[in-house]
Context: one part of a larger RNA
């Protein structure tokens, strides 16, 4: 050195658990904001930090309802408190809310600098009252007291005027609409413009979903140019709880009929088309279905029947023995049940606690039958249809190419008119464009409540079960971790011993158990090591 067998070290797989995540039903909410948001900076506690929580009235201040004995957030404690004169905490309404931030008084390297005005507030001065006190004159009159009237002096109100370094408090952006006011061209009145104030709105953030402007390229076409991808992706601009569309100048049908806004599934149909007729693109008619509504402000003002939310109330029933460290386990008897979904309790609990079915509930909000009132009720649409040219949307790539949109040029007609049925023409049908509006039925989930899972269980499951968009990286846009388990309870090892008054261990003690010791359940495997046996 090797084997073997045992024990150890290290290391964290592995089981088991779960505070988190995922996906999804229902049901709510779809929206915050110049009454300053979303997001922060910076403080705030008896206290050094950090979270949380709140802003100089700062882990709070006030009222109302609840509630009933602890409480003074966590990490975490110790002092001092604080409550039955009802605290802590819960639920509504209020109040305060520093600085940055659309920031908006100017500036600025965000939490920072510098302003003006007005007010309050301080001083001062002058008026008019009150008070009280000195003090003169007159009168009553028993020194003394009293009344009238004056002068002086302090205080107080009030009303003006002037001055203020700091402090303090509002107020001062900018665009639009409106209203007054002063001005004012061409061009005589005048308008237009331009100032001054005054009111009111808008701005900025939000996950996706919608409507509108704009608009790729990779790729596919087995290369690539028309095509394709894709009107996608991103940009921008704009709204709402939905947007959008939307009450026929509409399909239809074929010379006879019929249907009767929109939108949204399914079907028709990968059908008819379309296409370097490649690669692909790809409907409509019709038919089943959701859901229904028509119309010219369908709302607006009151009344409030009744619902709904909600702190939070009420809420039945169990014991004995046994094992064990603990009984909810087992054995024996019961008992509730409109409760036997769940969850905790020292193992597995309908009957211990918490809830649970069921019943109640204030304020606030919300939704809302009914009645009552008060307004309004428009209009037949021209530089339009329509046509040349050049584009664009239609499933339809200029095609026979209807039909729609319009950058240029042009240009009717008036219901005896106009437009459509896919080049065009006629007959026939159908319809009435050049204003407007409309629920529901359809699309999403940042977010709130309640339940769900042949969802995942710490290399899974969100990047984050743990102070994670954190630590670190990067000039910056951005990029991103790792990291759960003591035990039923800390009962977390007093006290003694080795040792540096260390580390670490060794007794003793806790406790079921310490090979459960805070490197803590379990504790594989690689790795190193000890004993013992055998072999070289």
């Nucleotide at each position: 050195g090797g084997c073997g067998u045992u024990u150890g070290g290290u290391g964290g797989a592995u089981g088991c658990c779960u505070u988190g995540g995922c996906a999804g039903c229902a049901a709510g909410a779809g929206g915050c904001g110049a009454u300053g948001a979303a997001g922060g900076a910076c403080g705030u506690g008896a206290u050094a930090c950090c979270c949380u929580g709140c802003g100089a009235u700062a882990a709070g201040c006030c009222a109302u309802g609840g509630g009933g004995a602890g409480c003074c957030g966590g990490g975490a404690a110790u002092a001092g408190g604080c409550u039955u004169u009802g605290a802590u905490c819960c639920a509504u309404g209020g109040a305060u809310c520093u600085c940055c931030g659309a920031a908006u008084g100017g500036g600025g390297a965000a939490a920072c600098c510098c302003a003006c005005c007005u007010g309050a507030u301080g001083c001062u001065u002058g008026g008019u009252u009150g008070u009280u006190g000195u003090u003169u004159g007159c009168c009553g009159c028993u020194u003394g007291c009293g009344g009238c009237a004056g002068u002086c002096a302090a205080c107080a109100a009030u009303c003006g005027g002037g001055c203020a370094a700091a402090c303090c408090a509002g107020g001062u952006a900018u665009c639009u609409u409106g209203g007054a006011c002063c001005u004012g061209a061409a061009c005589a009145c005048a308008u237009a413009g331009g100032g001054u104030u005054c009111a009111a709105g808008a701005a900025g953030c939000g996950a996706a979903c919608c409507c509108g402007g704009g608009g790729a390229a990779c790729u596919g076409a087995a290369a690539c140019a028309u095509c394709u991808a894709a009107g996608u992706a991103c940009c921008c601009g704009g709204a709402g709880g939905a947007a959008a569309g939307g009450a026929a100048a509409u399909c239809a049908a074929a010379c006879c009929a019929g249907a009767g806004a929109c939108u949204c599934c399914g079907u028709u149909a990968g059908u008819a088309g379309u296409g370097g007729c490649g690669a692909g693109c790809g409907a409509a008619c019709g038919c089943g279905g959701a859901c229904c509504a028509g119309c010219c402000g369908a709302g607006c003002c009151u009344u409030g029947a009744g619902g709904a939310u909600g702190a939070c109330c009420g809420g039945a029933a169990c014991a004995g023995a046994c094992u064990g460290g603990a009984a909810a386990g087992u054995c024996u008897g019961g008992c509730c049940a409109g409760a036997g979904c769940g969850g905790g309790u020292g193992a597995c609990a309908g009957c211990c606690c918490c809830g649970u079915a069921c019943g109640g509930g204030a304020a606030g909000u919300c939704c809302g039958a009914u009645g009552g009132g008060a307004c309004g009720u428009a209009u037949c649409a021209a530089g339009u249809a329509g046509g040349g040219c050049g584009g664009g949307a239609c499933a339809c790539g200029u095609g026979a190419a209807a039909u729609c949109c319009u950058g240029u040029c042009u240009g009717a007609a008036g219901a005896u008119c106009g437009g459509g049925g896919g080049a065009c023409c006629a007959c026939c049908c159908c319809c009435g464009a050049a204003g407007g509006c409309u629920a529901a039925g359809u699309a999403c989930u940042c977010c709130u409540u309640g339940c769900u899972g042949a969802c995942c269980g710490a290399u899974a499951g969100c990047g984050a079960a743990c102070c994670a968009g954190u630590a670190c990286c990067g000039u910056g846009a951005g990029g991103g971790a790792a990291a759960g388990g003591u035990g039923a309870a800390a009962a977390g090892c007093a006290c003694c011993c080795c040792g540096a008054c260390g580390a670490g261990g060794g007794g003793a003690g806790u406790g079921a158990a310490a090979c459960a010791g805070u490197u803590u359940c379990u504790g594989a495997a690689a790795c190193c090591g000890g004993a013992c046996g055998c072999c070289u």
Model confidence (mean pLDDT): 83 of 100. The part of an RNA shown here (large-subunit ribosomal RNA, domain I) has 536 nucleotides and comes from Paracoccus angustae. The organism belongs to Paracoccus, within Bacteria.